A computed fold for a 73-nucleotide RNA from a Kiritimatiellia bacterium, annotated as transfer RNA.
It matches the Rfam family "tRNA". Rfam classes the family as a transfer RNA.
Taxonomically the source falls in Kiritimatiellia (Bacteria, Pseudomonadati, Kiritimatiellota).
Its mean pLDDT, the model's own confidence on a scale to 100, is 81.

RNA sequence: GGCGGGAUAGCUCAGUUGGUAGAGCAUCGGAAUCAUAAUCCGCGGGUCGGGGGUCCGAGUCCCUCUCCCGCCA
Numbered sequence: 001g002g003c004g005g006g007a008u009a010g011c012u013c014a015g016u017u018g019g020u021a022g023a024g025c026a027u028c029g030g031a032a033u034c035a036u037a038a039u040c041c042g043c044g045g046g047u048c049g050g051g052g053g054u055c056c057g058a059g060u061c062c063c064u065c066u067c068c069c070g071c072c073a
Stems, first nucleotide, its partner, number of pairs: 001072007010025004019056001028042004049065005
């Protein structure tokens, strides 16, 4: 330098054909217990890597930039 994959909650990851952003774990609150852990119930938490475009509507499509991984040279 070329090609491919990836960036979404604190962490690991889903998100179908473009149509209200989700799960598990963790944190926090409660139940239970003499107490703690385990267990059970519940709440909150998001610039969807940055910028721009298309569209009535973009995590998703298009352009560009940054970072990570792999392959080729």